[in-house]
Molecule: transfer RNA
Organism: Ostreobium sp. OS1B
């Protein structure tokens, strides 16, 4: 220098043919114990890395950036 593929909740990670985002663990209140742990309920929390473009509608398709992993010179 070229190529690939990675970025979604505080952490792990799904979301597949475009229809408006979810578990699990951790927060946080209840219940339950004399107390705590475990267990049951409920509830918060994401402008899906960032800029644009197609589209009635984008995490998804398309460019460009930045970050990181590989792979080849």
């Nucleotide at each position: 220098a070229a190529g690939u593929c990675u970025a979604u909740a505080a952490c792990u990670c799904a979301g597949c043919u475009g229809g408006u985002a979810g578990a699990g663990u951790g927060g946080u209140u209840g219940c339950c114990u004399u107390a705590c742990a475990a267990g049951c309920a409920a509830u918060a929390g994401g402008u899906c890395a960032u800029c644009g473009g197609u589209u009635c509608g984008a995490a998804u398709c398309c460019g460009g950036u930045u970050a990181g992993a590989c792979u080849u010179a």